[in-house]
């Protein structure tokens, strides 16, 4: 100290970004007691302008003068002018321009200068002159500014001298790497040439009455000249360092690079000039463009690093743009000058003044940043003899949450209240302490604040931001909203019960501070040197050849470049560590040491290692020799078979093509057979997981030229070698220019057809093209999606080509083994990998080099260049958008994918439905109301839903109802009951009057009863469907980073995940089965109310050897309980490894004997809040509760379910038999009577194996004769009956009359495999009454399954997926609309940069004229400013014009993704409303099957 989290999915693991979390800086919000401390504070934009005042003077000891005071005329003091020295080039602001010797480091100057300063040395001799102020005269408004005259100094200046410089020569010299060139010293020439003896104090002396002034001399200091020398501080020169851009590159340069002369400067120099010569820079980035002050440091980081240059400190460069020089030791000079620009300000219009990027301040700009404050007391400066004068440097103060540091917003007792202990809260009293606060001293200061110290007073004066879904610490609290309003870095909340939005509460986190926005660095090993990848995620160039460059075998020697080691120098201070001291502590300051700047320089050593130089070697890499392969390239010859065409001859009506089919062709004879000939293309079999090339590619024989690989011998040369930017060459189709050609095929077109359409998929024809020759393109899924060499690292096994050995041997270039060696496939260890894979042909361990990637879209697109005839090609963004885009792999689903297996799924056949009449349900439509649910299977004769009142929820009208608390009212009588009258359909419901009554109390607020009111998308429970399908899971253990797989697979087999067998599985559970119930056989027990063969016995009946009733008996049989038996693939035969299967055989009964009951883990937000229970909403005097009545029964119409039915297997009509299972008390009802029936009157019996309700079809007679019927029964009408308070709306039955549609049902559809369809009655349910419904029960009682997965699904394995709210998926274009950015666009507008002219302000420099100076003439050189041309850039703007993005619900198609229904992708051309099609060649990242 080097950390992660979130966010792509159903789910995993990568890859990859987006996002949070850390910290620094500005700004902003909401909040803020005290005090210190800092190099903070108009730096970020306007180097934009500025009003006022202040920031530089100072010297009287250099002179002159003026005024005032003092004075004795003179002495001296004060101020001021001017002269004259010194300073004003420092301090101070700021960052605009510089990309540069600008800085930064280290070095040079033998090419330099430096005022005041310090050391040494000498030295001031003589003369002459001007000026200012002053006075005197003009000129202007003003600023300013002319003439005349006077005067001094340290002002100027001559002379001399000292001295300096330069040339030439010489010299024993010195210094150093070096010396014609510094130094020195000698001659000699030229040249130049000082000086201020001034002050100042005291002393002495002259003059003088003394003093002073003025002279002299001394001493002391202060200055003055000239040489040398040193500090100090500057100029110039080099080396190395440090931005972005190549869409700025056959690039730039004209003083440009050198010389020779010269000029200029302190000084070199191309700084300037002339003259000559033709150089010089550049891919290690020249020139060009954008940015930008540089550094010492700051920020962040673990470090590399990345990112910034504000404060402080160096350096640098500006001072309004812009030029220039003057002064001066030093300036091109911030508070000097002169001009020009352009702004501002005064003017008397003539002329004239300003530059805060200093301090304060003001405008303006902006998200953004203060007082016109105090002092020269400290430090410093400057000046000076100085005690002084100035000093907006400074040094204090003020203001600002800028940043740091330290501190506080209390503690204790106790009453009362609350609270779950402990405590905490609130609110009261009391006491403590006092950092801040108030008050008062004292210290403190240059004065004051502030601080510190003391004293009084007093808890008094002092918390807040943000968050509380997830990342993330903190609420599954409440309230409000309801896809609204909002919230939100990412993800993602809100659509009625929001832990995500406001609001309270509670909490969480930090706290005088929290929060946001933007910017930077870490997280980021998402630029990777530390430290990444490039088969498939982005990403190996299409291949070779090679130029720079990078890299490089073995061995000696030598050098020592790099590299290492010690040493010197330096690498400022501050910043940074440690330690120690000073402020009460800390911030902060001060010392001391370190360490920093990883560097530069130099000295000195080392030789492994790299270079280099020099010599050798032979392992790499060549080269000879033998020897073999091979579709390698290119040229020519020669040839085969098709296929089209012509010819002739046969031959006849079709041919051709498809899924079908048509266009076409064919009587001018086609197609189809024979022959012959003609063209151009292509080379079948052999061919193969074979060979060969560097890729692209290459395939009939032969011949030629050219290249290459391999082995083998180790002969030869000796490192000659890897990669290879740039650049060269080569390069599949397609397309381009020209020429030829021209079968066949087959973009464009053209016609059939299909379709909703069909610009396609088929088909018929067809033209560029498909071939050749030259030339050009230069692209691809150019793919092994894997650059090139080298090494190194288990095997195993197949073809190729070599060499060696061996064995067979039909003796062949035959076959087999072994072993080497080169290629080329397979499988596999170790290892890698995200995974899939790969795995000596590596994608494993290493090493040289080369291109290439850095989220998806915008996009390989603009724009620029460069290439192309064109078509495009090579290079290659941005804006703008966007939370994921992807890789592998898992589990599902899903396929117009395969494989295996089942299902009334289909076929096989039986019978409906669908037409037409009805019943009933649904819609829908009406209606006061026609209440609701239920909508594919899985809503629709369903909610057991047959609704007359009722039911009931729906309309329409009346009416009732508030427990419980509060508050009006209330014994002056409340609610409350009641006669009568009223209202009314009806009611003391209300109203009137009136009477009983004796306390309550809906009139108000709350708040409840009670809701079939809403939510079944909040729920239980129940239910329907997947699905009676054969699945669904665990435990251990084994594989996988994981998701997950195994097991559950895979062969058999089963009705079955049923069993067997094999398998990294071994074992269990849910579920299948077992189980339970009925039923079929048989047996035992039991014998009423059931049987009643047989025994008896009583009655009765007649065609009485019989029959029926009833008893006794019996329990036999049939029932009926109960209990057991039986079957189990046990037995045989045949198949198999076994499970099992086939056949049989006994058997009542087989292979789960039929029937049911039982329905797994879960799905379907299925269905139900209206059965019931229930959150939450809601109503609450009405959505509660009751009556009446209507409605659900409405009909122009759609649909499911039934029902009878169309007829003769039928219907009348008479006659005659047979069940099961059920019900039965104000019920079943025999049985008797009435009535024609329904039915009605009576009634035994029956709590029910007893008594009751029962059969239909069917048999048997006899009739009906194919017809809308003797068929069919609707529909009306008329009578009659039953329930029931009540049948009008609206019940059902009977009888007469009436007698419709209907003659087997279009597309389509639905049940059904056996006591089953079909058909025929019975019974319960409901029910007062009403069944065609539902459920259940017997009765009679078939047809057919050959088979299969076609259709419709189901289950299991494989496989594809761009699907996972899961194929009713996802999804892609064009078009319509909005909205954004950018592109291109005739231009059009500003604006910068270069460049060539013309006028030109101004300066300087040379020449001449002139001379005192200015000035004039003429050259040059920098320049401004104006215009004119031309080149380039950038910004704004533009009719239009193209295309991209983005945006809940728009149009038109179906492009991809499963074989996506025509595999799809790529390059290319053509076409086409869009996605796209269609050709040529390619790819596999294509399913299927072999």
């Nucleotide at each position: 100290a080097u950390u992660c989290c979130c966010g792509u999915u159903g789910a995993u693991c990568c890859u990859g970004c987006g996002g949070g979390a850390g910290g620094u800086c500005a700004c902003c919000g909401c909040u803020a007691u005290c005090c210190c401390c800092g190099u903070c504070c108009g730096g970020c934009u306007a180097a934009c302008c500025c009003a006022u005042g202040g920031g530089a003077g100072g010297c009287a000891a250099g002179g002159g003068a003026u005024a005032c005071c003092g004075g004795g005329u003179a002495a001296g003091g004060u101020a001021u002018c001017c002269c004259g020295c010194c300073g004003c080039a420092c301090g101070g602001c700021u960052g605009a321009g510089u990309a540069a010797c600008a800085c930064g480091u280290c070095g040079g100057c033998a090419a330099c200068c430096u005022a005041c300063c310090c050391u040494c040395g000498g030295g001031a001799g003589g003369g002459g002159g001007a000026u200012a102020a002053c006075c005197c005269c003009g000129g202007g408004a003003a600023a300013c500014u002319g003439g005349g005259g006077a005067u001094a100094a340290a002002c100027c200046u001559c002379c001399a001298u000292a001295g300096g410089a330069g040339a030439u020569a010489g010299g024993u010299g010195g210094u150093g790497g070096a010396a014609c060139u510094c130094c020195c010293c000698u001659a000699u020439c030229u040249c130049c040439g000082a000086a201020a003896g001034g002050g100042a104090u005291g002393a002495u002396g002259g003059u003088a009455a003394u003093c002073c002034u003025c002279c002299a001399u001394c001493a002391u200091c202060c200055g003055c000249c000239c040489g040398a020398g040193g500090a100090u501080g500057g100029g110039c020169c080099g080396g190395c360092g440090g931005c972005c851009u190549a869409u700025c590159a056959u690039g730039g340069u004209a003083g440009u690079u050198g010389g020779c002369g010269g000029g200029g400067u302190a000084a070199c120099g191309g700084c300037c000039c002339g003259c000559c010569a033709a150089g010089c820079c550049u891919a290690a980035g020249a020139c060009g463009g954008g940015u930008a002050g540089g550094g010492g440091c700051c920020g962040u980081g673990a470090g590399a690093g990345c990112g910034g240059g504000a404060g402080c400190c160096c350096c640098c460069a500006g001072a309004u743009g812009g030029g220039c020089a003057c002064u001066g030791a030093g300036a091109c000079a911030a508070g000097g000058g002169c001009c020009c620009a352009g702004g501002c300000c005064c003017u008397a219009c003539g002329g004239g003044g300003c530059g805060c990027a200093c301090c304060a301040g003001g405008g303006g700009c902006g998200a953004a940043a203060c007082c016109u404050c105090c002092g020269c007391a400290a430090u410093g400066g400057g000046u000076a003899u100085a005690u002084g004068c100035c000093u907006g440097a400074c040094g204090g103060g003020g203001g600002g949450a800028c940043g740091g540091g330290g501190a506080g917003u209390g503690c204790c007792c106790u009453g009362g209240g609350g609270u779950u202990u402990a405590u905490c809260c609130c609110u009261g009293g009391g006491g403590c302490u006092u950092u801040u606060c108030g008050g008062g001293a004292g210290u403190g200061u240059a004065a004051g604040u502030a601080g510190c110290u003391c004293c009084c007073g007093g808890a008094a004066u002092a918390a807040g931001c943000g968050g509380u879904g997830g990342g993330c610490a903190a609420g599954a609290g409440a309230g409000g909203u309801g896809g609204c309003a909002g919230u939100c870095g990412c993800c993602a909340c809100g659509g009625g019960a929001a832990u995500a939005c406001c609001u309270c509460c509670g909490c969480c986190g930090c706290g005088a501070g929290c929060g946001g926005u933007g910017a930077c660095c870490u997280u980021a090993a998402u630029u990777a040197u530390u430290g990444g990848g490039c088969c498939u995620a982005a990403a190996g160039g299409g291949g070779c050849c090679g130029u720079a460059g990078c890299c490089g075998g073995a061995c000696u020697g030598g050098u020592g470049u790099g590299a290492c080691c010690c040493c010197u120098g330096u690498g400022a201070a501050a910043u940074c560590c440690a330690c120690g001291g000073g402020c009460u502590c800390a911030a902060c300051c001060c010392g001391u040491g370190g360490g920093c700047g990883u560097g530069c320089a130099g000295g000195g050593g080392u030789u492994a290692c790299u270079a280099c130089c020099a010599g050798u070697c032979u392992a790499g890499g060549g080269g000879a020799c033998g020897g073999a392969a091979g579709g390698a390239g290119c040229c020519g010859a020669g040839g085969g078979u098709a296929u089209u065409c012509c010819u002739g001859g046969g031959g006849g009506a079709g041919c051709g093509g498809c899924g079908a089919a048509a266009u076409g062709c064919u009587g001018u004879a086609a197609u189809c057979c024979c022959a012959g000939g003609a063209a151009g293309a292509c080379c079948a079999c052999c061919c193969g997981a074979g060979g060969c090339g560097a890729a692209g590619g290459c395939g009939c024989u032969c011949g030629g030229c050219u290249a290459u690989u391999c082995c083998g011998u180790u002969c030869c040369c000796g490192a000659c070698g890897g990669u290879g930017a740039u650049g060269g060459c080569c390069g599949a189709a397609a397309g381009c220019c020209g020429g030829g050609g021209g079968a066949u095929c087959a973009a464009a077109u053209g016609g059939g057809a299909u379709u909703a359409g069909a610009g396609a998929c088929c088909c018929c024809a067809g033209u560029a093209g498909u071939c050749c020759c030259g030339g050009c393109u230069g692209u691809c899924a150019a793919c092994g999606c894997u650059g090139c060499g080298g090494g190194c690292u288990a095997c195993c096994u197949g073809c190729c080509g070599g060499g060696g050995g061996g064995g067979c041997u039909a003796a062949g270039a035959g076959c087999c083994c072994c072993u080497u060696u080169g290629g080329u496939g397979g499988g596999a260890c170790a290892g890698g990998g995200a995974a899939g894979c790969c795995g000596u042909u590596a994608a494993g361990c290493c090493c040289g080099c080369c291109g290439c990637c850095u989220g998806g879209g915008g996009a390989g697109u603009a724009c620029g260049g460069c290439c192309g005839c064109a078509a495009g090609g090579c290079u290659g963004a941005a804006a703008c958008u966007u939370a994921a885009a992807g890789g592998a792999a898992u589990a599902g689903g899903c396929g117009g994918g395969g494989g295996g297996g089942c299902a009334c799924a289909c076929a096989a056949g039986g019978g409906g439905u669908g037409g037409g009449g009805u019943g009933u349900g649904c819609g829908g439509u009406u209606u006061a109301a026609u209440g609701g649910g239920a909508c594919c299977u899985u809503a629709c004769a369903c909610c057991g839903g047959a609704a007359a009142c009722c039911u009931u929820a729906c309309c329409g009208g009346g009416g009732g109802c508030g427990a419980c608390a509060g508050c009006a009212g209330g014994a002056u009588g409340a609610u409350g009951g009641u006669c009568a009258g009223g209202c009314u359909a009806a009611a003391g419901a209300c109203c009137u009057u009136a009477c009983c009554g004796g306390a309550c109390a809906c009139g108000c607020u709350g708040a409840g009863a009670g809701g079939a009111g809403g939510u079944g998308c909040a729920u239980g429970g129940c239910c329907g469907c997947c699905g009676u399908c054969a699945g669904c899971u665990c435990g251990u253990g084994c594989c996988g980073u994981g998701a997950g797989g195994u097991g559950u697979c895979c062969u058999g087999u089963u009705a079955a995940g049923u069993c067997a067998g094999g398998a990294a599985a071994c074992g269990a559970g849910c579920g299948c089965g077992a189980c339970c119930c009925g039923u079929a056989c048989c047996c035992g027990c039991a014998g009423u109310u059931g049987c009643u063969a047989c025994g008896g016995a009583a009655g009765g009946g007649g065609u009485c050897u019989c029959c029926c009733u009833u008893c006794c008996g019996g329990u036999a049989c049939a029932c009926u309980g109960c209990g057991g038996g039986g079957a189990c693939u046990g037995c045989c035969g045949g198949g198999g490894a076994a499970a099992c299967c086939c056949g049989g055989a006994g058997g009542a009964a087989g292979g789960u004997g039929c029937g049911g009951g039982c329905g797994a883990c879960g799905g379907c937000a299925g269905g139900u809040c209206c059965g019931c229970a229930u959150g939450c909403c809601c109503c609450g005097a009405a959505u509660c509760c009751c009556c009446c009545g209507g409605g659900c029964u409405a009909c122009a119409c759609g649909c499911g379910c039934g029902c009878a039915a169309c007829a003769a297997u039928g219907g009348g009509c008479g006659g005659g038999a047979c069940a099961g299972g059920g019900g039965g008390a104000u019920c079943c009802g025999a049985c008797c009577c009435c009535g024609a029936a329904a039915g009605g009157g009576g009634a035994a019996g029956g709590u029910a194996a007893u008594c009751c309700c029962c059969a239909a079809a069917c048999c048997c007679g006899c009739u009906c004769c194919c017809a809308g019927u003797c068929c069919a029964g609707a529909u009306u009408g008329c009578g009659g009956g039953c329930u029931g308070u009540a049948a009008c709306u609206c019940g059902c039955c009977c009888g007469c009359a009436u007698g419709a549609c209907g003659g087997c049902g279009g597309a389509a559809u639905c049940c059904c495999u056996a006591g089953u369809a079909a058909u025929c009655g019975g019974g319960g349910g409901u029910c007062a009454c009403c069944a065609u419904c539902c459920c259940c029960c017997g009765g009679u009682g078939a047809a057919u399954a050959c088979g299969u997965c076609c259709c419709u699904g189901c289950c299991c394995c494989c496989u594809g997926c761009a699907c996972u709210c899961a194929c009713c998926g996802c999804c892609c274009g064009u078009c319509a609309a909005g909205c954004c950015a950018a592109c291109c666009g005739a231009g059009c507008u500003g604006c910068c940069u270069c460049u060539c002219g013309g006028c030109u302000a101004g300066a300087c420099c040379c020449a001449g004229c002139a001379a005192a100076a200015a000035g004039c003439u003429g050259g040059g050189u920098c320049a401004u400013g104006c215009u004119g041309g031309g080149a380039g850039g950038c910004a704004g703007u533009g009719a239009g014009g193209g295309g991209g993005g983005c945006u809940a619900a728009g149009g038109c198609g179906u492009c991809a993704c499963a074989a996506g229904g025509u595999a799809g992708c790529c390059g290319u051309a053509g076409g086409g409303g869009a996605a796209c099609c269609u050709g040529c060649g390619g790819c596999u990242g294509g399913a299927u099957c072999u």

The RNA shown here (small-subunit ribosomal RNA) has 1490 nucleotides and comes from Candidatus Nanoclepta minutus. Its mean pLDDT, the model's own confidence on a scale to 100, is 82. It matches the Rfam family "Archaeal small subunit ribosomal RNA". Clan: SSU clan. Taxonomically the source falls in Candidatus Nanoclepta (Archaea, Nanobdellati, Nanobdellota).